[in-house]
RNA sequence: UGCGGGGUGGGAAAGUUGGCAAUCCGCUGGCCUCAUAAGCCAGAGAUCGAGCGUUCGAGUCGCUCCCUCGCAA
Numbered sequence: 001u002g003c004g005g006g007g008u009g010g011g012a013a014a015g016u017u018g019g020c021a022a023u024c025c026g027c028u029g030g031c032c033u034c035a036u037a038a039g040c041c042a043g044a045g046a047u048c049g050a051g052c053g054u055u056c057g058a059g060u061c062g063c064u065c066c067c068u069c070g071c072a073a
Stems, first nucleotide, its partner, number of pairs: 001072007010025003019056001027043005049065005
């Protein structure tokens, strides 16, 4: 320098054809227990790496840039 993968709640990780973002761990509250853990129930928490564009509507499509991993030189 070129090509390709990835960036989504605190952590991990889905989201195929654009239509109000799953799941697991963790966290909070409750149930259970003498108590803790485990188990069960409920809840909070994500402007989706940044910006611009396309569209009625973008995590998803286009462009530029940033970070990260790999390949080639």